A computed fold for a 77-nucleotide RNA from a Lewinellaceae bacterium, annotated as transfer RNA.

RNA sequence: GGCUUCGUAGCUUAAUUGGAUAGAGCACCUGACUACGGAUCAGGAGGUUGCAGGUUCGAGUCCUGCCGAAGUCACCA
Repeated sequence: GGCUUCGUAGCUUAAUUGGAUAGAGCACCUGACUACGGAUCAGGAGGUUGCAGGUUCGAGUCCUGCCGAAGUCACCA
C1' cells in the first nucleotide's frame, strides 16, 4: 500500500433486515430495607448510532469519501 470485517450510553451489546419514541444487562445517582455496609426491591439520569456527504416519504441499517481498530495479502534486506 491492496482487500475483508467491525465502530450504537462509562463497559458488554440488541434493534423484527429501511418504518416512525434507539432498548437491555452491568456500572452510576436517589429512595426503601439494614446498627453500618453488602445483597435485594423501587425509581432516575446517561446516545451527534466514529465523522462528512448522498439515496429515500422515511437511514443505526443502503451508497461514497475520510478517521480508527482487528485480520489477511503484498512490497522493502
Its Rfam family is "tRNA". It is annotated as a transfer RNA. Rfam's curators write: Transfer RNA (tRNA) molecules are approximately 80 nucleotides in length.
The coordinates come from a structure-prediction model, not an experiment, and the mean pLDDT is 81.
Taxonomically the source falls in Lewinellaceae (Bacteria, Pseudomonadati, Bacteroidota, Saprospirales).